[in-house]
RNA sequence: AGAGUUUGAUCCUGGCUCAGGACGAACGCUGGCGGCGUGCCUAACACAUGCAAGUCGAACGGAGAUAAAGAUUUCGGUUUUUAUCUUAGUGGCGCACGGGUGAGUAACACGUGAAUAACCUGACCCAAAGAGGGGGAUAACACCUGGAAACAGGUGCUAAUACCGCAUAAGACCACAAUGUCGCAUGACGAAGGGGUCAAAGAAAAUCGCUUUGGGAGGGGUUCGCGUCCCAUUAGGUAGUAGGCGGGGUAACGGCCCACCUAGCCGACGAUGGGUAGCCUAGCUGAGAGGCUGAUCGGCCACACUGGAACUGAGACACGGUCCAGACUCCUACGGGAGGCAGCAGUGGGGAAUAUUGGGCAAUGGGCGCAAGCCUGACCCAGCAACGCCGCGUGAGGGAAGAAGGUUUUCGCAUUGUAAACCUCUGUCGCAGAAGACGAAGGAAGUGACGGUAUUCUGUGAGGAAGCCCCGGCUAACUACGUGCCAGCAGCCGCGGUAAUACGUAGGGGGCGAGCGUUGUCCGGAAUUACUGGGCGUAAAGGGAGCGUAGGCGGUCUGAUAAGUUGGAUGUGAAAUACCCGGGCUUAACUUGGGGGGUGCAUCCAAUACUGUUGGACUAGAGUACAGGAGAGGAAAGCGGAAUUCCUAGUGUAGCGGUGAAAUGCAUAGAUAUUAGGAGGAACAUCGGUGGCGAAGGCGGCUUUCUGGACUGCAACUGACGCUGAGGCUCGAAAGCGUGGGGAGCAAACAGGAUUAGAUACCCUGGUAGUCCACGCUGUAAACGAUGAAUACUAGGUGUAGGGGGUAUAAACUCCCUCUGUGCCGCAGCAAACGCAAUAAGUAUUCCGCCUGGGGAGUACGGCCGCAAGGUUGAAACUCAAAGGAAUUGACGGGGGCCCGCAUAAGCAGCGGAGCAUGUGGUUUAAUUCGACGCAACGCGAAGAACCUUACCAAGGCUUGACAUCCCUAUGAAUAACGGGCAAUGCCGUUAGUACUUCGGUACAUGGGAGACAGGUGGUGCAUGGUUGUCGUCAGCUCGUGUCGUGAGAUGUUGGGUUAAGUCCCGCAACGAGCGCAACCCUUAUCUUUAGUAGCCAGCAGUAAGAUGGGCACUCUAGAGAGACUGCCGGGGAUAACCCGGAGGAAGGUGGGGAUGACGUCAAAUCAUCAUGCCCCUUAUGACCAGGGCUACACACGUGCUACAAUGGCGUAAACAAAGAGAAGCGAAGUCGUGAGGCAGAGCGAAUCUCAAAAAUAACGUCUCAGUUCGGAUUGUAGUCUGCAACUCGACUACAUGAAGCUGGAAUCGCUAGUAAUCGCAGAUCAGAAUGCUGCGGUGAAUACGUUCCCGGGUCUUGUACACACCGCCCGUCACACCAUGGGAGUCGGAAAUGCCCGAAGUCGGUGACCUAACCGCAAGGAAGGAGCCGCCGAAGGCAGGUCUGAUAACUGGGGUGAAGUCGUAACAAGGUA
Repeated sequence: AGAGUUUGAUCCUGGCUCAGGACGAACGCUGGCGGCGUGCCUAACACAUGCAAGUCGAACGGAGAUAAAGAUUUCGGUUUUUAUCUUAGUGGCGCACGGGUGAGUAACACGUGAAUAACCUGACCCAAAGAGGGGGAUAACACCUGGAAACAGGUGCUAAUACCGCAUAAGACCACAAUGUCGCAUGACGAAGGGGUCAAAGAAAAUCGCUUUGGGAGGGGUUCGCGUCCCAUUAGGUAGUAGGCGGGGUAACGGCCCACCUAGCCGACGAUGGGUAGCCUAGCUGAGAGGCUGAUCGGCCACACUGGAACUGAGACACGGUCCAGACUCCUACGGGAGGCAGCAGUGGGGAAUAUUGGGCAAUGGGCGCAAGCCUGACCCAGCAACGCCGCGUGAGGGAAGAAGGUUUUCGCAUUGUAAACCUCUGUCGCAGAAGACGAAGGAAGUGACGGUAUUCUGUGAGGAAGCCCCGGCUAACUACGUGCCAGCAGCCGCGGUAAUACGUAGGGGGCGAGCGUUGUCCGGAAUUACUGGGCGUAAAGGGAGCGUAGGCGGUCUGAUAAGUUGGAUGUGAAAUACCCGGGCUUAACUUGGGGGGUGCAUCCAAUACUGUUGGACUAGAGUACAGGAGAGGAAAGCGGAAUUCCUAGUGUAGCGGUGAAAUGCAUAGAUAUUAGGAGGAACAUCGGUGGCGAAGGCGGCUUUCUGGACUGCAACUGACGCUGAGGCUCGAAAGCGUGGGGAGCAAACAGGAUUAGAUACCCUGGUAGUCCACGCUGUAAACGAUGAAUACUAGGUGUAGGGGGUAUAAACUCCCUCUGUGCCGCAGCAAACGCAAUAAGUAUUCCGCCUGGGGAGUACGGCCGCAAGGUUGAAACUCAAAGGAAUUGACGGGGGCCCGCAUAAGCAGCGGAGCAUGUGGUUUAAUUCGACGCAACGCGAAGAACCUUACCAAGGCUUGACAUCCCUAUGAAUAACGGGCAAUGCCGUUAGUACUUCGGUACAUGGGAGACAGGUGGUGCAUGGUUGUCGUCAGCUCGUGUCGUGAGAUGUUGGGUUAAGUCCCGCAACGAGCGCAACCCUUAUCUUUAGUAGCCAGCAGUAAGAUGGGCACUCUAGAGAGACUGCCGGGGAUAACCCGGAGGAAGGUGGGGAUGACGUCAAAUCAUCAUGCCCCUUAUGACCAGGGCUACACACGUGCUACAAUGGCGUAAACAAAGAGAAGCGAAGUCGUGAGGCAGAGCGAAUCUCAAAAAUAACGUCUCAGUUCGGAUUGUAGUCUGCAACUCGACUACAUGAAGCUGGAAUCGCUAGUAAUCGCAGAUCAGAAUGCUGCGGUGAAUACGUUCCCGGGUCUUGUACACACCGCCCGUCACACCAUGGGAGUCGGAAAUGCCCGAAGUCGGUGACCUAACCGCAAGGAAGGAGCCGCCGAAGGCAGGUCUGAUAACUGGGGUGAAGUCGUAACAAGGUA
């Protein structure tokens, strides 16, 4: 410090997710030791049991025990005194500390800083002064009484440091007060003087106590400034409320309380209400600013079963005190009582989850005490828990036969791996034994829970001590097997459908390590709430517009002030923590000393630039006056013509109207058309213009009246009067609503006609609200420049509207300058890009509004507004990992431009109809083997299924096998012939029959045997190689360097011409190059030359015959060459490329044909040509054999053949090819047969011989338009040939039979010249079996105006929500399942208030009668006090109506999610109606 994830790829926006750190944690697996910490986060739920606050006899009277002494004695005892010990009670101090918890509390509770001139303070310290003399009670105790108990009552006795008067008064307090000083407002501090009121306690005498006063220290009370969570879908709250006067009360101020008076007080700077929460030092995180948290330690607060209340006291409204009420638990004799673990342990419960009913007061600290000492679950220790942090160990060194085993394998190895074994060594920790602390101070002694612990020494033996997670990317680490969208994984993206580095296991590896992972939470990354540090044209986001309140911000000069600001000083900012430098535990964690810092707050002093406040001045901002011109600016009234419609009348006759085409509709009752007249409403053509005006919405005939604003000029006046603007107010298109008018045209709804599968639409004919006017309401729009307002600055160029000025001139035009508005282009700059660019989206400032992933949703609820429709404000649950912007490359479009192609058109011949052949589908079958399926499967693999082929079926037999290699054994063969048996192979048998040799055997073959293995036309062409098809012989596809762009990419390759062509030329930020095109290759067309046999024959000889001699001129053959290149001429064109025409030439513009197929597309085809991974079978899915099947047949399709006839059929006799093939072959002549063929066999391994006859054609004859002398299917009979064998199932022949068919619907195929059409010939395969295929030649046309349209392709451009790329994407209803949620007759709770009733305890007040020791009084009585009663207040409780909130509910509304449901096709292309 970043990374993954939206896309085919890119940039951006934006969310989600990850890597880090932390934890009072929990869970899973695992677990050796030690140190230091930490340990109910949930039920402030309920608690058994024990302990947690006592102490003082040196305050007091008793009682008891022991001892001693004395007295007495009935010898049992009794009693006195003294000493020691114990202690129930009175009394003192403490119990308000320490310890726990976080329920409540949004508050002066807390933090920080002040104030107290408005206060208190036990014990402690300092100082001053004092303690004289009396009195009356009471508990304990004794006796009695009640009660189950708790406890209570009565009578009598007694003491004090308990209680009460009196005296004294340094002093304090109260009222008065001459008078002084000070302060910060009230005021504070003193003070002569006289008046009133107020003290005391002793003890055992060292000392500790007592009283009064002042001061201190420490502690507390109260007040104030500032800070302190969320919700405005909480906007108004408040009657003791706000203040005053007077009083009461308190330690003290105060409505704290009361009477009276006033009507205030708080609140948008967020009152009130609701929700949540103890606050802080600090902790975690972060670079910081911040964010989150508030365990342990420390400070403060609050609470103590729930609620209320006071008493005592220095201090409490009191955790282990009291009273009352309530709930709960316990005891009970039923009458009544007792209790409060949020102290330490512990129990139950809750929960994912949190420990021992331990030891000790040795240390530290606390209470009491003179002290000894006692008490102390505070505390110190121990126990439990890997809960956290830190440290240590589980060994170290050597050791290659790279062991065995495991894994893997290409079988070679590789890896585990120096790892182990083995050798040498060490002893941390462990175990055993021995020694054994510090912590203990103060002069000595004594005193240790921890603890026989830490530590040290000795012995012992590598012995007792390693796991967890991960290994697709992020993210370090890979293989095998199993599984087969199953099981499962997953933080995000995503893995898994038979070769999974992603699941499970194993091996290996990586990480951390006594831990490792997971889950949860917080911060970070996240600049993803942006103060530091974000945005708003199109990604989310500018309010529809203006006016304007509060607020925020604000021109120039000058003075004052010092609030902000800046500097200095002082105080504070507790300790601990954190940081720095050190110290102590072996180190570390831990602990400790010192230091610095501590952004904050307060006070004082100083400065005055800026801001603020205030005084004065100015004119550049703003405004006023004056002078002008422009304008659909607004409101009202009036007027005008054109057009539509309607009415009346005339002319006139059969249609009009409407559409893609029609129909509905109108019309013989006279329409449409046309002429004239009239009525009525609405809108204002031309001018008219990215022209004008207005804040926006918006404004368009003309005239008049009223009226707003802007602009220009001038520079007279005011003197900052300004900008923005939350709330607020006003305006605000269309549609809509209300009332009343009006209504020509248009036109939702509606009706009809069409279209359509449907058509509640698009089109047509009608047509009502409405559109118009007046007055109200509504308040929204893609109210858009998708761009808030204002000010200033920052290159230019060019239009246009309104005004002013200058030059020149007689004037005008022109030209120049300038202000305001409105457009276009463009630099810098900005921007993700597109683009913006003085009218900014640039550079700055001010103010307002708004945004924070998509959906749910602008929805629900609530509030406000509205007559309603609805508007405004405006969530959540749930769900997804995206949604989105701009640009790029493709693809696509019922987008556009250009171009090409037998693509259309023009033609010729077909197919589709018939019969047959052949292939396919389907069906059938035991099997009808398999594959190929739009073009690009279907006379295809198959260049040839009777057996074989053959892969299929039924049956039969074989099992190391039909085939390959290795081993053992036997035999000598192999092989051939024969026999038996079978449907046949297999099987059984006989005969003949080797070589080499060193004699061991070897080679070869066969039989037998065991196992490795063979074998598979079994699966997967979606695991593959190779091969092939196709787009397409289309003209394209790319690269290097450079340049442009953030980038994907672009450029080049686009443009202007041209071409068959990315062919060439020109231009150009491109310059070059490659694969394609073309050419080079083959063939064909012409000529030359060489060579003439088996070819040829002009001339010579010659024949039946180029048979022969001879010749090689010609044809031909096959070698080598020539030839054609837009080379020449004319024209066009940019003078180019090239095109048109011509000459010459056998051939002319790539001459014809072939081979040749770029980058790639289709998961195209093929595992059955072959090869091959993996999977599967192994007495069978292998191999063999005979038979059957692949040849089936209601049907459908493709491709062909033959025809339907006279351009023909038949017959007769004639003519002319090319290219091939031939030895298990072609087979001549001859001969037989009607014929297929037979017999026979010449010649030929072929320019020699043979197949071999070419056919159409031409000539002659016949047929004469018929289902025929067309056509030949089908069938019968008889044959031929091949073959082991023609039944299933061959071809051919002869005779006979003679079917359909008379030119073929919709639709559709081929072909542009030696082509189509037509005619025959040959070959491959092959024993035989072509109408197929591949070749060959013969005869030999028609047509092309043209590119509108169909199909395919190329190129440029455009749109796109497509990229699996239109066979794309995608919307809504309905149906089903699940989920959360709104409404809902209601039902059940909860909370806080309000009103009324009742009213405990208790304080306060009152009180006739009642009671009472201290004081007064001789007494009576008084003073004073108490109980009781009454009153105010008052908790709990009851009643009431509302408010807020939660749960639940028949039914109901929409929403979300779900692989394949239904219906349509709304959107994306002009998405087919933008």
Source information: The prediction has a mean pLDDT of 83. A computed fold for a 1474-nucleotide RNA from a metagenome, annotated as small-subunit ribosomal RNA. RNAcentral holds the sequence, with entries from SILVA.